[in-house]
Molecule: small-subunit ribosomal RNA
Organism: uncultured Blastopirellula sp.
RNA sequence: UAGAGUUUGAUCCUGGCUCAGAAUGAACGUUGGCGGCGUGGAUUAGGCAUGCAAGUCGAGCGGCAGCAGGUCCUUCGGGAUGCUGGCGAGCGGCGUAAGGGAGAGUAACGCGUGGAUACCUACCCCCCGGUUCGGGAUAGCCUCGGGAAACUGAGGGUAAUACCGAAUGACGUCUCCGGACUAAAGCUCCGGCGCCGGGGGAGGGGUCCGCGUCCUACUAGCUUGUUGGUGAGGUAAUGGCUCACCAAGGCUUUGAUGGGUAGCGGGCGUGAGAGCGUGGCCCGUCUCACUGGGACUGAGACACUGCCCAGACACCUACGGGUGGCUGCAGUCGAGAAUCUUCCGCAAUGGGCGAAAGCCUGACGGAGCGACGCCGCGUGCGGGAUGAAGGCCUUCGGGUUGUAAACCGCUGUCAGAGGGAAGCAAAGGCAACUUGAGCGAUCCUCAGAGGAAGCGCAGGCUAAGUUCGUGCCAGCAGCCGCGGUAAGACGAACUGCGCAAACGUUAUUCGGAAUCACUGGGCUUAAAGGGUGCGUAGGCGGCCAUGUAGGUGGGGUGUGAAAUCCCUCGGCUCAACCGAGGAACUGCGCUCCAAACCACAUGGCUUGAGGGAGAUAGAGGUGAGCGGAACUCACGGUGGAGCGGUGAAAUGCGUUGAUAUCGUGAGGAACACCUGUGGCGAAGGCGGCUCACUGGGUCUCUUCUGACGCUGAGGCACGAAAGCCAGGGGAGCGAACGGGAUUAGAUACCCCGGUAGUCCUGGCUGUAAACGAUGAGCACUAGUUCGAGGAGGCUUCCACACCCUCUCGGACGUAGCGAAAGUGUUAAGUGCUCCGCCUGGGGAGUAUGGUCGCAAGGCUGAAACUCAAAGGAAUUGACGGGGGCUCACACAAGCGGUGGAGGAUGUGGCUUAAUUCGAGGCUACGCGAAGAACCUUAUCCUGGUCUUGACAUGCUUGGGAAUCCGGUCGAAAGGCCGGAGUGCCGCAAGGAACCCUUGCACAGGUGCUGCAUGGCUGUCGUCAGCUCGUGUCGUGAGAUGUCGGGUUAAGUCCCUUAACGAGCGAAACCCCUAUUCCUAGUUGCCAGCAUUCAGUUGGGGACUCUAGGGAGACUGCCGGUGUUAAACCGGAGGAAGGUGGGGAUGACGUCAAGUCCUCAUGGCCUUUAUGAUCAGGGCUGCACACGUCCUACAAUGCCGCGUACAAAGGGAAGCGAACUCGCGAGAGCAAGCAAAUCCCAAAAAGCGCGGCUCAGUUCGGAUUGCAGGCUGCAACUCGCCUGCAUGAAGCCGGAAUCGCUAGUAAUCGUGGGUCAGCAUACCACGGUGAAUGUGUUCCUGAGCCUUGUACACACCGCCCGUCAAGCCACGAAAGUGGGGAACGUGUUAAGUCGCCGAGCUAACCCUCUUCGGAGGGAGGCAAGCGCCCACCACGGGCUCCGCGAUUGGGACUAAGUCGUAACAAGGUAGCCG
Repeated sequence: UAGAGUUUGAUCCUGGCUCAGAAUGAACGUUGGCGGCGUGGAUUAGGCAUGCAAGUCGAGCGGCAGCAGGUCCUUCGGGAUGCUGGCGAGCGGCGUAAGGGAGAGUAACGCGUGGAUACCUACCCCCCGGUUCGGGAUAGCCUCGGGAAACUGAGGGUAAUACCGAAUGACGUCUCCGGACUAAAGCUCCGGCGCCGGGGGAGGGGUCCGCGUCCUACUAGCUUGUUGGUGAGGUAAUGGCUCACCAAGGCUUUGAUGGGUAGCGGGCGUGAGAGCGUGGCCCGUCUCACUGGGACUGAGACACUGCCCAGACACCUACGGGUGGCUGCAGUCGAGAAUCUUCCGCAAUGGGCGAAAGCCUGACGGAGCGACGCCGCGUGCGGGAUGAAGGCCUUCGGGUUGUAAACCGCUGUCAGAGGGAAGCAAAGGCAACUUGAGCGAUCCUCAGAGGAAGCGCAGGCUAAGUUCGUGCCAGCAGCCGCGGUAAGACGAACUGCGCAAACGUUAUUCGGAAUCACUGGGCUUAAAGGGUGCGUAGGCGGCCAUGUAGGUGGGGUGUGAAAUCCCUCGGCUCAACCGAGGAACUGCGCUCCAAACCACAUGGCUUGAGGGAGAUAGAGGUGAGCGGAACUCACGGUGGAGCGGUGAAAUGCGUUGAUAUCGUGAGGAACACCUGUGGCGAAGGCGGCUCACUGGGUCUCUUCUGACGCUGAGGCACGAAAGCCAGGGGAGCGAACGGGAUUAGAUACCCCGGUAGUCCUGGCUGUAAACGAUGAGCACUAGUUCGAGGAGGCUUCCACACCCUCUCGGACGUAGCGAAAGUGUUAAGUGCUCCGCCUGGGGAGUAUGGUCGCAAGGCUGAAACUCAAAGGAAUUGACGGGGGCUCACACAAGCGGUGGAGGAUGUGGCUUAAUUCGAGGCUACGCGAAGAACCUUAUCCUGGUCUUGACAUGCUUGGGAAUCCGGUCGAAAGGCCGGAGUGCCGCAAGGAACCCUUGCACAGGUGCUGCAUGGCUGUCGUCAGCUCGUGUCGUGAGAUGUCGGGUUAAGUCCCUUAACGAGCGAAACCCCUAUUCCUAGUUGCCAGCAUUCAGUUGGGGACUCUAGGGAGACUGCCGGUGUUAAACCGGAGGAAGGUGGGGAUGACGUCAAGUCCUCAUGGCCUUUAUGAUCAGGGCUGCACACGUCCUACAAUGCCGCGUACAAAGGGAAGCGAACUCGCGAGAGCAAGCAAAUCCCAAAAAGCGCGGCUCAGUUCGGAUUGCAGGCUGCAACUCGCCUGCAUGAAGCCGGAAUCGCUAGUAAUCGUGGGUCAGCAUACCACGGUGAAUGUGUUCCUGAGCCUUGUACACACCGCCCGUCAAGCCACGAAAGUGGGGAACGUGUUAAGUCGCCGAGCUAACCCUCUUCGGAGGGAGGCAAGCGCCCACCACGGGCUCCGCGAUUGGGACUAAGUCGUAACAAGGUAGCCG
């Protein structure tokens, strides 16, 4: 020292991305009251108009252009006069090398730090000494010229603190130690200021050295003045700084050379720190001044506002030639996201000159502009509830904005107006006196709450949410992600949160990031151990002793500039800001002490390491030889039709004789059994036997050496398979290739062939999932057990054993470690040493460069771009053409169907004005609908109407009791009109109910959303499962329980057991049914009695039956099996036996399953209509397709006649007997019955008799015609029934498919609901009544356990590659354009230096002289020559960047094409080379 979001269904881990913080010379958006202090051209070191930024000294000089004064003259215009103040220009001195600006260059002794000295230093300070005598010039000036200008020439003459000579000299310099050489300037206001030589100081500077100072090896070698020496030159001074000669060195993996980038430091930002980033303002320093080169002057420069040359650019020009340099202050253009006034002043501080006054000073002091930053202040304070209005929300009650406002009272900061004012002032001047550019504390007065609030955010991270709008649109977004009709995420409003004269955004830095890990990370599986060894450099290294003191520890001391940071105190009202003192500056140097450790030196030791001797195991290696089995081929024999091959086949081989079999021969390759988590080797790897050569290991002895060791960057060697080159060899196998199959296809899997290759020799390649995915070495840290090789002990001896010990190879496992899986003395534990490697996924082991290779290719090895993950381990599920166990009419075994026919019905489709809507695999389709002619019935269609409404509640206007009746138009609804009638309460006015009417709230909606919902339902599934508490295990998700062994229909029960219990399910409880008993007998029953047509009546309760209550069945009993269990098998008894049969009952959940059209309900929509109502039509429409049924195809049948036996139901707007009529449906009349009483009601199949005789029929009944009946307001569309007539398809149904395991299937009829009527449907009821199976291989589904997984929307999953389309970045590419740094050659400006100097030449010297001068010499100068050399030109390479037809792959992109590679045994296990 703070963390958070994001990979998953969930978890732990790894790992990246993202956020919260602080900061900035910032910019942009919205907004903007005041002040203080700071700060402001970061880009084009791009170009610059204009002004200013360095002058000063008359007390150095000759002087006098201009000004003022004086004097003189004057024609009053003025002139003269240096006389005075002064002073233009000039000579001279000092300054101009500072101050100010910028960061281009520079990776360097440039900077920092600490040292060194071979050096210099104007002005300043101190000390010593000196300041003598001369000389010749030259500006200015005058005269005359050239030029447009800039500027310049000639002649004459003049001064100095300008210049020169001589003298004097040393404590100076040089020296061969004799000596030689060497200076000065004066001015003055008389105070002084100067000048020269020498010495010293202070401050400043030059030079040298140690250490430190960015990235790149895809830059590995660089260097010839290079490295050193000697000598010389040069410099203030060392030095290859330069030159001559000599030597051949110097630097470099501790990174030279090259490339890129960059001024450096104090500091600044951030950070807990270590670090990381940075170098704006301020301070120090370096470098630069249009670009390049050069020197001059000077104390100092190679000189920002000096000079010369070259170049580019700009300006002037009379075209001849000139001039210029804002990276000084302002300002301007340009470029840019972006950075100010052409301000005031020398008042202060500082600088230059001067003796001084003073002058100069864009240094500086101030002001201006910019919210650019930091800091401070204000925009009011108190009271004030009807909690006003308005806004927003609302569950309509209210809540909130909100004491907020209004209103009342108060104050006067800031800003504004007026007036005063300390201070910044110190100095200067003899004095009088003079000096503020700008700022202004503070005080007084005035007025009035008056002039002063915004910005961002509100899904999570992250503080703060509601409504409306929008509807994957518009948009948001830092990450995750929001938006497809209920958006807290978009837009708006209200409200809230945060900050506030600001607030956000963008960019950048540090932090968080332990995410480059020194502090402080990792590498079995997440990214990461080199394929293996040997070994160089390097790093590290046993025991003892002595010494040294480099590291190390301690003390002292010097330095570490100031500012900054920190502490304390102080000054501005506070703060920011500023001042003072202290601390700190973690560093470096010097010095003293210590000597444990590291190091070094010396000496010793034996345990590390090695050697020796003796044994010993082994597929260790190399070469040679030998062997048998198998195979193929050849030859011969036997034999005679097939063989071979596969899932099945075919290709292929075979009557020219195969396969098979025997014999002989040849050839090549590999070595069965032994063979083993056995052995050996460094790894790759090594397997028949023998011999030769050879490497390593182990054990024992403890004889020798004496640390000789470990690791190992580069380097070298070895290195499976495939591959390459050359030459051999070639039996089998076998890429490519051919053929046959398979398939939609099949460039595959399978089959038949078959070439390279596989083998040998020599060479190359150098890679593998080269794996233990685990580098090497040493030491330490529980054990148990097995195998291999040795030695010893015990046993009298041998031996099996046993014990101990060394080495090697395994298994299990403790502690520990680990994300877990796991590992665990063979560590992945604990430590040490050395090497290699990693830093999100993809792009990519790709491109480029280099290098190696014959090639293939290897090694090294990026970026753009793109994603918010990619990943590891484990968990729960789901899934598997994984496994095991077990169920189910799942299959099989059977019976009957469907699919074919006709019809019914539903659905699709089509049609239609409309054919209302819903349901859609199983789990829609005789479903909602338990019954569409009207009604039903619906936003179905056409048309007619109503508008507070067909229905509810309340208020309201007017009228009327209510109510009833009539007329008219009309299809009706409805519209319009009229009449009758007068009730109840109340004294009255009036009121109550009800009706009509007006208006308002509202009603209404089968309109939408079942993906907003409740409820209900279907399905998995009556499958046996689903969970919880506590405990335990695990970091956790989770696990355990619920697993295992048995058993069951069952998570049923038993046993075992870190589980023990419990809940929802299963079972049981409930209903029906099967047996029986008791009770009770009406409407039921009738054995016996009476009576009779008849249980009709009397009677009876026995029986049947009814309906209430009991009993009964529990594996209870027996035998066997089983674990002494649970249970199972068999048996007895029993009406019933192992759940007796049936029903009701449906766990946690799944399917966004179904239903807004049952109902309820949020939201949305509609309101003279999507509501309401009426008539008619439609829902019934028909080329067609599907589902479910009915009836059949017939003789186990059909028809006719006769005859028997049910159960369960229904009945009042009902069931309706009997009777009469009708062929019949039915009708008429009508009894009985609200029902164990009456009715529906005939049960049918069956049985008996008769007919039919295999035929589209006496089967079948569709269709159609005619005639009827019934219901109903009404049967046309569109009902049912009857009679007569008609008599279709159909002769048992393709692929496929359904139901059923017993009172079941099949078959037969009966009833009911719905309903006016309409039933082949549905729901019930009984009658007759089988067959088969006792199995689990397969299909389907399900349960449990286990396994794999890249699935979790869960296999209808996931996912790969080509192709096609769009877009983006990158590579290659004939070439092409440009930049950079050098190099070579040529040319060579200016200039230094050298040579030369016939030209020019005052001072000094000599000679001559008429003193004017002349000549000569010394010296100097021009010109010339030489060396060097900038620019420039040419040249060939190097390097970087851009463009480039075309081309290559790559990334990305809701719904394109082809296949199906991977994930399950992924359907041929996968993967690496």